Model confidence (mean pLDDT): 79 of 100. Two RNAs folded together computationally: RNase P RNA and transfer RNA, 505 nucleotides in total.
[in-house]
This record gives sequence, structure tokens and C1' cells, in this order.
RNA sequence: AGGGUCGGCCGGGCAACCGCGGGCGGCGAAAGCCGCCUGAGGAAAGUCCGCGCUCCAAAGAGCACGGUGCCGGGUAACGCCCGGACGGGGCAACCCGUGGAACGGGCCACAGAAAAGGACCGCCGGUCUCGGUCAGGCGCUUGCCGCCUGCCGGGGCAGGCAAGGGUGAAAAGGUGGUGUAAGAGACCACCGGCGCCGGCAGCAAUGCCGGCGGCCAGGCAACCCCCACCGGGAGCAAGGCCAAGCAGGAACGAAGCCCGUACGCGGGCGAGGGGCUGCUCGUCCCUCUCGAGUUCCGGGUAGGCUGCACGAGCCCCGCGGCAACGCGUGGGCCCAGAGGGAUGGUUGCCCAGGUCUGGCGGGAAGGGCGUGCCGCGUGCAUGGCUCGACCCCGCCGUCCGGACAGAACGCGGCUUACAGGCCGACCCGCUUG
RNA sequence: GGCGACGUGGCCAAGAUGGUAAGGCAAGGGUCUGCAAAAUCCUGAUCACGGGUUCGAGUCCCGUCGUCGCCU
Repeated sequence: AGGGUCGGCCGGGCAACCGCGGGCGGCGAAAGCCGCCUGAGGAAAGUCCGCGCUCCAAAGAGCACGGUGCCGGGUAACGCCCGGACGGGGCAACCCGUGGAACGGGCCACAGAAAAGGACCGCCGGUCUCGGUCAGGCGCUUGCCGCCUGCCGGGGCAGGCAAGGGUGAAAAGGUGGUGUAAGAGACCACCGGCGCCGGCAGCAAUGCCGGCGGCCAGGCAACCCCCACCGGGAGCAAGGCCAAGCAGGAACGAAGCCCGUACGCGGGCGAGGGGCUGCUCGUCCCUCUCGAGUUCCGGGUAGGCUGCACGAGCCCCGCGGCAACGCGUGGGCCCAGAGGGAUGGUUGCCCAGGUCUGGCGGGAAGGGCGUGCCGCGUGCAUGGCUCGACCCCGCCGUCCGGACAGAACGCGGCUUACAGGCCGACCCGCUUG
Repeated sequence: GGCGACGUGGCCAAGAUGGUAAGGCAAGGGUCUGCAAAAUCCUGAUCACGGGUUCGAGUCCCGUCGUCGCCU
């Protein structure tokens, strides 16, 4: 200096003006005004897991259903995190994956003989038959004759085999030999895998060593299933408290008379209650026993309060642990709580960063000239001079300029989105010393 | 805020327990016709998107996006 791997962090700063939510204090009869303090995130998001909290349900256990899945640890708990084991990828740092397929069922399209104990082509012997211009033997009618045996070739039948070909995503251990009619773990040697037994190391997953068994066993469990472990349901619009109005219940509770009528009621006088008003008068409204009005009661709507911000809390230090994490009668801190839902807007300066193939300066791969050398060339070298890019660095100017997003009961995780930048550890080449 | 369902051509949609995506309407092209209509033949699929499991995914698993519904 280049390429890469992993982890952590930030994600604008300051100021002025105008605003908003919450809390406290002051003034005020109230409305409100003034002052001070405080006010989003690493994901507040998705609501995918796990908890707290609340209500409902509930003897206990099992079944069903759902979830998780190598082993150990952490934790309130988890599908999260840490450490380890095995397998795979990478030169490496490092990354990715994970129960059981020799319990059982099911599936494996097309192709292929066969998709799990399989046979199409092929290889092999047997038997029947046909052919032969083949070989040998026998017969007599001596023939282009017949019969028998063998050999070669074709076909049929019933069998043996699984080496080779071919199909497929996937084909029944591999190499060499023995063996056989042909073959084959049928047998043998070595290699690979699996299972069982024993020993050692480890809490365990597992690893190493030794012995035995020809055991050679396809894949899929993000299909059913088996094994182990876990799980009651709903969610703050949960739930709790207060409680207008209307309806309901109980108690108390007033006075009727006259006229008209289509028999529903209407009008007048009187009485009771209420409003204008503190009283009287006046006036308006309601009612006059089928109950106006007043008081009380229970449930409870609107609405209000609460749940709701001191907590599995945050920062630092010490100790234990490889770590996740835990412990501390060590220290410090208080950190949003809205309810049509605040946390915003405008401007200026600065800091990153970018733009204008902008300008200036420096560096530099390399080139040219000169000089030197001898091997005289398309050579090599260079404390000299010069040019020098669309490469690198610095300064100045111009314009632009900060992503994703945004609490709503809270917490622990995961996942997803995210302009730009900073820090640390490690790996692999290259160059120089 | 909380809870649930769905997404297949332009539209409506089928697709058992993974095996190469039906059908109807519409659109375009051909045949027929003097020209049309009708009829008839043909054409066209990122299965919302991205990963994973598998030999193979519309289908199974995980995540993302969108639409719709329920609870005051």
C1' cells in the first nucleotide's frame, strides 16, 4: 500500500425567533397569564417468538392439538445468546448447516428392465428344433445318400447371473485376485462406511484405541410418524373506580268546582310545584290522584379518573466466569407519558460528505533530451535538465447538502429498513528495510 | 392500538396428499364475407416479492409488501 473477514459505535452541532405536550411554582374569583424544568429510536417499525401485568377458566393425571429439536451452559422465559461437537465451503481470518430413515405407513413425475431386494439389452450352461459349402465314425442302394457324435450359426422353452451397456436428480460399497458354465462379498487381501462389545478422555454431544460381525442398509420426517422437552384461553379497546341524562324500583306526596263536546278532550275559576327574583304582585311552563314533584336505591351509558412510568431500570467501579452472564450492606442517576393523539417550523454560522473532468500548489507511474558503459543493440544505467495524465494529496472558490423512520401498558429477543462516517481485532498476497 | 383472512393472464377464477397451470369473458391475429356481425382456429402466466427445504415449489417453511375484515 492492496484485497478480505469479524466485532463495536455514531448517525449532525451551536444560536436566534415563532409554536406544541407534561410536571412544578407564582398571580388570579374564574378564564387564563408568567417563570423554571423536561420531552422519541437504533430500529419507537413488522407484531414473528418469549415474559411481566390483568380478567376468565381450572382437583390431579392422561389423550388430542400446537411448538421446539446435535450437546452443555446463560436467562424471568424464548424459536434468543454464549461455549463446544460433527459435517460442508474457503489458501486463510472466518462463514454455513444439525434428533431418528437397520419401528411402521406413504411418496419418489418423465425416462428407465427396475425407484427398493430389480432384469430390457447382455453373459452362461441344459433341452427341443432348423440350417451348414465343417470334422470324424458307421451302414449299403456308392449317392449333390442316410444315420450317429462333435463343432459353428439361428429360433423356441424352462432356468442361472448381475460383471458390462443404457435411463435418471438418485441404481444396490471400491480396487485387485481366487473362483465359476457364466458370474456375484460367494470367498480372500487392502481401503471406505455401518452396527455390536470393551477400554481411555469428556458432565455430554463426541473423539481415540482394540476386538468381533460380510452387515454394505437409496432419498424425503420444512409428509404422517417415533423419541425428548415445553405449552390453559384472551388481551391495556385487558381490568378497576366514580358517575350526568333517559328508562326501572321504593318511600313521601297536592283539591277540587263549573261550562262545552264529535266523549278523545278543550276552556274558565281555584290549588300545588318550578322559572323570571332575595320578598310581594304580575306573567310563563308543568300537574291536579290512571301520580306532577321531591328524596333514596341497584345496575350502568355518555363522560371522567385509574391501570401508566422506580423498573427483570440506566451509567461507572470491583469480584467470579473462556464467554453469554451473575454477584456486591460499592458509587452515581431519575430518563416522554399524549388521548383527534405534543416532540414542530423559519433563518444564520459551522462540521462530515458530494458537485463543478473548476483554479492554484505539491507528489508521482512514465516519457523526451543530455551524459556514461560496452556486448554496439528496438541495449543497460542515471544525485543532470525538462514534460507530466482522466492517478494521489493539500488549499481556495462555486453550488448542493444529513439516511431509515417516529413512542401509545411495559420489558427481553429476532427480523426488516437505513445516506454517510468513525474505531478496534484478525487473515492473505505484494513492495521495501 | 390489538386480532384474523387473502393475493394465480386485462377481469372472474379452478388447481386433493409437490411432478411441468384448466375454463369463461375481454384483447390481438387468421379463416369465412363485397364489408361487418355471428361462427371457427390460434396467441399470450415474473402464480404479489425475496430466501430456504426438495431431484423438482402455485402448493411445504421463513421473511417482506399489499388488500380486506373484526374488536371501542